[in-house]
RNA sequence: UGAGUGGGCCGAAUGGUCGCUGUGCGUUUCGCAUGGAGGAAAGUCCGGGCUCCGCAGGGCAGGGUGGUCGGUAACGCCGACCGGCCGCGAGGUCAGGGAAAGUGCAACAGAAAACAAACCGCCACGCGGAGUGUGCUGAGUUCGCUCAGAGGCUUCCGCGAGGUAAGGGUGAAACGGUGAGGUAAGAGCUCACCAGCAGCCGAGGUGACUCGGCUGGCUUGGUAAACCCCACCCGGAGCAAGGCCAAGCAGAAGGAAACCGAGUUCGCUCGGUACGAACCGGCCCGGUUCGUUCAAGCCUUCGGGUAGGCUGCAUGAGGUGUCCGGGCAACCGGCAUCCCAGAUAAAUGACCGUUCUCGACAAAACCCGGCUUAUAGGCCCGCUCAGCAU
RNA sequence: GCCAUCAUAGCUCAGUCGGUAGAGCGACGCUUUCGUAAAGCGUAGGUCCUCGGUUCAAGUCCGAGUGAUGGCC
Numbered sequence: 001u002g003a004g005u006g007g008g009c010c011g012a013a014u015g016g017u018c019g020c021u022g023u024g025c026g027u028u029u030c031g032c033a034u035g036g037a038g039g040a041a042a043g044u045c046c047g048g049g050c051u052c053c054g055c056a057g058g059g060c061a062g063g064g065u066g067g068u069c070g071g072u073a074a075c076g077c078c079g080a081c082c083g084g085c086c087g088c089g090a091g092g093u094c095a096g097g098g099a100a101a102g103u104g105c106a107a108c109a110g111a112a113a114a115c116a117a118a119c120c121g122c123c124a125c126g127c128g129g130a131g132u133g134u135g136c137u138g139a140g141u142u143c144g145c146u147c148a149g150a151g152g153c154u155u156c157c158g159c160g161a162g163g164u165a166a167g168g169g170u171g172a173a174a175c176g177g178u179g180a181g182g183u184a185a186g187a188g189c190u191c192a193c194c195a196g197c198a199g200c201c202g203a204g205g206u207g208a209c210u211c212g213g214c215u216g217g218c219u220u221g222g223u224a225a226a227c228c229c230c231a232c233c234c235g236g237a238g239c240a241a242g243g244c245c246a247a248g249c250a251g252a253a254g255g256a257a258a259c260c261g262a263g264u265u266c267g268c269u270c271g272g273u274a275c276g277a278a279c280c281g282g283c284c285c286g287g288u289u290c291g292u293u294c295a296a297g298c299c300u301u302c303g304g305g306u307a308g309g310c311u312g313c314a315u316g317a318g319g320u321g322u323c324c325g326g327g328c329a330a331c332c333g334g335c336a337u338c339c340c341a342g343a344u345a346a347a348u349g350a351c352c353g354u355u356c357u358c359g360a361c362a363a364a365a366c367c368c369g370g371c372u373u374a375u376a377g378g379c380c381c382g383c384u385c386a387g388c389a390u
Numbered sequence: 391g392c393c394a395u396c397a398u399a400g401c402u403c404a405g406u407c408g409g410u411a412g413a414g415c416g417a418c419g420c421u422u423u424c425g426u427a428a429a430g431c432g433u434a435g436g437u438c439c440u441c442g443g444u445u446c447a448a449g450u451c452c453g454a455g456u457g458a459u460g461g462c463c
Stems, first nucleotide, its partner, number of pairs: 001386010012355007020036007038361001042372002045370005050238004057285004062234005067081005082096001083094004097229002102227002104223002119168002121164003125160005131153002136149005176194006195219001197216008242311004251302005258273006274292007318338004323334004356359001391462007400415004409446001417433005439455005
């Protein structure tokens, strides 16, 4: 100088005038003082606080997470480390437990797609055919040979029944690799080395795991964001939760299940067992409450009324710091200091001046911790590679 | 504000336990008819809302986004 990689921060500044809105004070149809959006306020994807349901128990079902060790209120988040893959590297990335528990799936192509399989090829065997010569036996002979038979050999062809995973081609994927021996041909069939697996032992580490040695059978593929198995976690609903006040209205229909004992002022009350209903927003156990004469209550269905106010509601797992201590770090502890939006049709805007790099995505609604997505432009820091110079 | 559901041909919808996407209506062409409709035969038409991931392979499984619809004192 160029290329790249990881992380952090800012995201117009400033002055004036007039407005909007929360709070406080005052001389209260106003005035003064002071506060007034974000890193994502967003998506609502996770986790928690808070509130109610009955404070939440056991089992099944259902859902989620998935290397290890930490951090945290908790998490699917964060940090460090381990392993696989990618990159020359700084680094990036991984839903990263189990496929020698079981089940399922693999289109097309291919012979064959999962306790393997024989299409081509290779090989021995049986039968038939073709070829073949020195020889054997018999017959004939012109003694040169010729013919027939049995048996043999081998190059080839066909058929039958087999062996073989070395070679071929197909596919995303074809049941270790190289070499030697071996065999009819072959093959972990045997051996050596290498890769990988299982078991045992030793060393290091909290651990995932790493390194080394011995033994073994010779190899046991993929998919679990398929069912499933293992370990761990999860009750449900949500601030339109919930609490209080005020105002207003009209009720109607239907519903289940009993006995015993004691007491009694004869209305009923208490206890036990049984039954019924509702609830524990999936089911069962288990539990709670109410009821089992009428009435009332409870439950179901239909109908009627209200559309207001206060609260929850911002001092919190809070912010800030050249701070101190612990930790590699995430983070934790301590000290000091600060109070920093709180609406309910819902507040941050308009105009003017100056300056600049001419301004992106976008605006709270119960509150926090994360993740994800959107974002003009600018600044800072760590590190890597290549070239050149010293 | 909170909570659900859906997106496949022009329209309405199927699509199983992942294997290469269909049906009805409509459109177009032909036959039939004097002509039209009906009927019969045939043809075309798809970024399966978008982007990533898992897998040999994704409409389907997982994540993120976009759009639409519905419910809640």
Predicted 3D model of RNase P RNA and transfer RNA as a complex of 463 nucleotides. Rfam match: Bacterial RNase P class A. About the family: Ribonuclease P (RNase P) is a ubiquitous endoribonuclease, found in archaea, bacteria and eukarya as well as chloroplasts and mitochondria. Its family is annotated with dimeric ribonuclease P complex, tRNA processing and ribonuclease P activity in the Gene Ontology. Its mean pLDDT, the model's own confidence on a scale to 100, is 78.